[in-house]
RNA sequence: AGAGUUUGAUCCUGGCUCAGAAUGAACGCUGGCGGAGUGCUUAAUACAUGCAAGUCGAGCGGACGUAGCAAUACGUUAGCGGCGAACGGGUGAGUAACACGUAAAUAACCUGCCCUCAAGUUUGGGAUACCCCUGCUAACGCGGGGUUAAUACCGGAUGUGAAGAUCGGAGCUCAUGCUCUGUUUUUUAAAGGCCCGCAAGGGUCGCUUGGGGAUGGAUUUGCGGCCCAUUAGCUAGUUGGCGAGGUAACGGCUCACCAAGGCGACGAUGGGUAGCCGACCUGAGAGGGUGAUCGGCCACAUUGGGACUGAGAUACGGCCCAGACUCCUACGGGAGGCAGCAGUAGGGAAUUUUGCGCAAUGGACGAAAGUCUGACGCAGCAACUCCGCGUGAGGGAUGAAGGUCUUCGGAUUGUAAACCUCUGUUAACAGGGAAGAAAAGCUUGGUGAAGAGCCAAGUAUGACGGUACCUGUUGAGGAAGCACCGGCUAACUACGUGCCAGCAGCCGCGGUAAUACGUAGGGUGCAAGCGUUAUUCGGAAUUACUGGGUGUAAAGGGAGUGUAGGCGGGAGAGUAAGUUAGGAGUGAAAUGUACGGGCUCAACCUGUAACGUGCUUUUAAUACUGCUUUUCUUGAGUAUUGGAGAGGUAAAUGGAAUUCCUGGUGUAGCGGUGGAAUGCGUAGAUAUCAGGAAGAACACCAGUUGCGAAGGCGGUUUACUGGCCAAAUACUGACGCUGAGGCUCGAAAGGUAGGGGAGCAAACAGGAUUAGAUACCCUGGUAGUCCUACCCGUAAACGAUGGAUACUAGUUGCCGGGAGUAAUUUCGGUGACGAAGCUAACGCAUUAAGUAUCCCACCUGGGAAGUACGCUCGCAAGAGUGAAACUCAAAGGAAUUGACGGGGGCCCGCACAAGCGGUGGAGCAUGUGCUUUAAUUCGAUGCAACGCGAAGAACCUUACCUGGUCUUGACAUGGGUAUGCAAGUCUUUAGAGAUAGAGACCCUUCCGCAAGGAACAUACUACACAGGUGCUGCAUGGCUGUCGUCAGCUCGUGUCGUGAGAUGUUGGGUUAAGUCCCGCAACGAGCGCAACCCCCGUCCUUAGUUGCCAGCACGUAAUGGUGGGAAUUCUAAGGAGACUGCCUGGAUUAACCAGGAGGAAGGUGGGGAUGACGUCAAGUCCUCAUGGCCCUUACGACCAGGGCUAGACACGUGCUACAAUGGGCGGUACAGAGGGUAGCGAAAUCGCGAGAUGGAGCCAAUCCCAGAAAACCGUUCUCAGUUCAGAUUGGAGUCUGCAAUUCGACUCCAUGAAGUCGGAAUCGCUAGUAAUCGCGGAUCAGCACGCCGCGGUGAAUACGUUCCCGGGCCUUGUACACACCGCCCGUCAAGCCACGAAAGACGAUAGUGCCCGAAGUCGUUGUUCUAACCGCAAGGAGGAGCGCGCCUAAGGUAAGAUUGUUAAUUGGGGGCUAAGUCGUAACAAGG
Repeated sequence: AGAGUUUGAUCCUGGCUCAGAAUGAACGCUGGCGGAGUGCUUAAUACAUGCAAGUCGAGCGGACGUAGCAAUACGUUAGCGGCGAACGGGUGAGUAACACGUAAAUAACCUGCCCUCAAGUUUGGGAUACCCCUGCUAACGCGGGGUUAAUACCGGAUGUGAAGAUCGGAGCUCAUGCUCUGUUUUUUAAAGGCCCGCAAGGGUCGCUUGGGGAUGGAUUUGCGGCCCAUUAGCUAGUUGGCGAGGUAACGGCUCACCAAGGCGACGAUGGGUAGCCGACCUGAGAGGGUGAUCGGCCACAUUGGGACUGAGAUACGGCCCAGACUCCUACGGGAGGCAGCAGUAGGGAAUUUUGCGCAAUGGACGAAAGUCUGACGCAGCAACUCCGCGUGAGGGAUGAAGGUCUUCGGAUUGUAAACCUCUGUUAACAGGGAAGAAAAGCUUGGUGAAGAGCCAAGUAUGACGGUACCUGUUGAGGAAGCACCGGCUAACUACGUGCCAGCAGCCGCGGUAAUACGUAGGGUGCAAGCGUUAUUCGGAAUUACUGGGUGUAAAGGGAGUGUAGGCGGGAGAGUAAGUUAGGAGUGAAAUGUACGGGCUCAACCUGUAACGUGCUUUUAAUACUGCUUUUCUUGAGUAUUGGAGAGGUAAAUGGAAUUCCUGGUGUAGCGGUGGAAUGCGUAGAUAUCAGGAAGAACACCAGUUGCGAAGGCGGUUUACUGGCCAAAUACUGACGCUGAGGCUCGAAAGGUAGGGGAGCAAACAGGAUUAGAUACCCUGGUAGUCCUACCCGUAAACGAUGGAUACUAGUUGCCGGGAGUAAUUUCGGUGACGAAGCUAACGCAUUAAGUAUCCCACCUGGGAAGUACGCUCGCAAGAGUGAAACUCAAAGGAAUUGACGGGGGCCCGCACAAGCGGUGGAGCAUGUGCUUUAAUUCGAUGCAACGCGAAGAACCUUACCUGGUCUUGACAUGGGUAUGCAAGUCUUUAGAGAUAGAGACCCUUCCGCAAGGAACAUACUACACAGGUGCUGCAUGGCUGUCGUCAGCUCGUGUCGUGAGAUGUUGGGUUAAGUCCCGCAACGAGCGCAACCCCCGUCCUUAGUUGCCAGCACGUAAUGGUGGGAAUUCUAAGGAGACUGCCUGGAUUAACCAGGAGGAAGGUGGGGAUGACGUCAAGUCCUCAUGGCCCUUACGACCAGGGCUAGACACGUGCUACAAUGGGCGGUACAGAGGGUAGCGAAAUCGCGAGAUGGAGCCAAUCCCAGAAAACCGUUCUCAGUUCAGAUUGGAGUCUGCAAUUCGACUCCAUGAAGUCGGAAUCGCUAGUAAUCGCGGAUCAGCACGCCGCGGUGAAUACGUUCCCGGGCCUUGUACACACCGCCCGUCAAGCCACGAAAGACGAUAGUGCCCGAAGUCGUUGUUCUAACCGCAAGGAGGAGCGCGCCUAAGGUAAGAUUGUUAAUUGGGGGCUAAGUCGUAACAAGG
């Protein structure tokens, strides 16, 4: 410090997510040691048991115990009394408050114990607890009588003093005042104990009155720190005053009276939440979050109320009352309060021992010893956190075994192990062994007047703990796991699984080859831990003070006016609030930081320093801001003279058009549409002419012209009126800008009332369209549109751009004013382009979206939702304000490349058109679907499957079915054994055959003397293996189809752009062509195009046999038959030829085009081969090859038979026809290209024929297949289901073959079906083409209407590119990118989820009114009782109780408020899911 995720890719906006740190944590797996910390975050729920506050006998009387004969001494302590119990310890419920923090104030206060100073400590009295006697009670406890003490209680004296009052004086301050002091007067104290001493007296601890200090507290104030405005008004003791009471003290703190105030948008009141802080976590910081442990403050102690005592409490381990709960009870009544330490139950994801000790530190009491102390010090439990250590070190390659992977070679685990040599941290055992402890006390000594105080020496005290630590012994021995390995993010393979099981923080993995699931091996990371979950901060500049934005991404208010507020021109003076600098105080300690020190290090502990960014106070400065004051004119305004204008309001008025009415002319239609119909019209429409009526709107002018704040404003005239501009002067003197609330204006639609109503026109009706058409189109038509008055208050109210001011290049229009003769210039407005700059880009650019300042408004992912609830406004419609649950990982902006468009432009193609002939109808052939079947093997399925794989299924083929058989196998390689009598051939038996058996013939080759060996062959054997037309063409190679023989597809360098990308390749021409030319930030290049290759067309050369025969000769009935010839045809080799080369014209002097000449051929001459980058997960695992999976006495192999040939039907491709351009019969011509030895097969003979016999010739320019047919010449038929057509069927045959039954082809005779030119629709073809005619070949024993070739005859038409289809280029729009077979919206139906409303129901909270009213303080003309003082006495003073009164907790009651839970039902509500239903609203001009 960043990263992942929106897209095909890009930039941006923007959310979500991750990597970091942290925790009082919890959970999962695992777990060796030590140190230091921490440990109920939930139920402020309830608590058994023990302990947590006592102490003092040197305050008091007694009692008891011990010792003593006793006096007495020592000890214990129930009671009285003193001090403490208000500290320490716990918790965070309440509290939004002077509770807390910080800084102040108290001239408005208190303060026990402590320190210091001054003075004193006198004299009397009456009780009482304990104790003794006695009564009641279950208990707790409560009485009656009697005796007694005090440092208990009370009176008197004294008064240094203190307090009050009167009258002065001095000083001072901060407003009331404060301090000091004088006079007079009033009031006001006390307690003793112990020690020394014979005593006097002294000492010490106390006691009393004051002053001061210290400490602690109390009160008040400034400032600071949560959320909600869907809480906007709150307040009657309320705000203030006078007086009184009360308090330690000020104060409405309380009361009587008087006044009517006080608080609030700078957020009162109300609601919700919360102890506050030092600090802790995070962060670069600013901030954000938290408030455990430690420390400060506050509050609370079962809930609520109350006071008492006291220096201090409204009191955790005190009291009284009320409520709830628990316990005891004799039922009458009593007892209790762990939010102290342990502990229990409960709750919960979750948090410890009913431990030891007062040795240390601290506290209470005491003169002290000492006692008490769950404060505290320690130990125990817990990996809860942090820190440290260990689980060994060195050597060790045959790189062992095992595991895993493997291309089978090996690789890896891995120096890892084994093994060898060591070490001894830790653990275990043994031995030694601290510091924490020194004060106090006591003894002694010194100083001293002293036994005070101080100093010195000696002496005692350890829970932890025989612990830390040290030493020794044994011995690698006892000590490693967890998570992860697709990217982010370090780390990869195998197997299993097969959208299942599962994973997942985000993106996303899993549908048979998963580095993402599970397991294993390996690896990576951390390590006594590792992961997960939760929470906080960070990253997030994603609330932006530091440090963001608002044209289009979320976001400028519809516009103005103006209040508060914020901000504000030049100069001078003053002031010093802000500001700046210095000083002082404070900012507790701890924490944190720096530098040191101590535990072996560290964590931890500790010293010093800095810091603590703050607040208060003081001194100074005066630039800037503020305030006061003086002044200025440039901001702003006023006056004068002119000017433009659809600015506003009211009134009047005009013509054109429309409709209606009346009349005339006139006749059958009009109107309307894509086409129609509804409608109007013979009762006279439309059309036309004349007259009249009505309402609304104002053509032309008219313009990115004008005016207005915006909305908006358009005939003409008049009246009234607002704003703006220019010029020249004069005046005022900052009067300004913005503007939360407020107020005003505010299109259209809508509302209320009254008018008006021509045209137009929601709703509605009808007609069309349509699958439907509640629409678009048409005919009608009501509200409304118009006017008056009032309401509504919203719009894409848009420049999607708030207002003001200043500054920052220009060019060119228009409107208004001024100057100038003019050129031109200036001011104001309104447009276009453009520099710098800005911007994500598009774009903006002096009319800013630039550079700056000021003010306002608004935004913070998408959806839910501008919805719900609440409130305000409105007559209503509705408007304003405005959430959440839930859900998604995106939603979005701009630009790019494609694709697409019922967008545009240009161009091409048998694409259409123009033609010719077909298909679709019939019969048959063939293929397919479907069905059937034991099987009808499999594949191909829009074009681009369907006479396709198959160039040929009777057996075979054959993969399918049935049945019968074989198991190392029908086929390959390797090992072993045997045989060489093998193998093979022939005959034969059984069987459907495979197969099994029998017989005969047959004795391999080479080396070697031989033995033997080698080769070969066969059999047997067991294992490796063979085998598979089994699956996956979506794992693949290869091959192929298709777009398409379309003209395209790319690259290098350069340039432009943030980038994806662009440019080049676009543009102007041209071409069949990205073909070529020109131009150009491009210049070049590659794959394609073209050419190079083959065939055909002309000529030449060469060569002439089997081909040819012109001339010469011979021969024949005839024939190149023969001699010969080499001319011609032809054959087959090689050349030539054609290149827009030439001419004319056009075009840009180009490319090129048009025409012409010559030429066999002319503009690629005609065909063929040749198929760019790529697309379709196109086709093929059944040609072949191949990964993976599957079968292995079978999914392999063999055999027989069957099937692939089925058949209601549907489709494709063909053949033959429907006839006269024809059929039949007879006659006569003319090809090319092929094939032939397991072959073609002649002549001749036989058969009606298929064919048979026959066998010449031919391994082919020689022989054969082989008669070409249409054509032509005759003749017949005469328009009929025919002398057309030939299916079907019967009979008889031929050929092939082992075999034609299922299931071949052909022949003859007979039979003679449908069919008379084919609906919608659809196919081919542009010239030697279509059409038509026959011939040949491959396959093949046989089988061809199919396929592949060959020639014969031989047309018609093309105006043209509007349309259909396909394609190319440019451009445009896009919400598409799986790319329009795209995307996507809404209702309905189903499931799930959260939410709103709802008759009600059940609570909670805070108040209000009324009733009742405990305890208690206070008051009290009542009443009862009463030791101290007064009094001779009566009695009084004083006190106590009871009663009464005010206040008041709890309780009751009434009507409401706020809020929560729940609820039948409900919401054309919302979200999500999936392959549903209906349509097709949006995205392209989305029709």
Small-subunit ribosomal RNA from an uncultured bacterium, 1487 nucleotides, folded computationally. The prediction has a mean pLDDT of 83.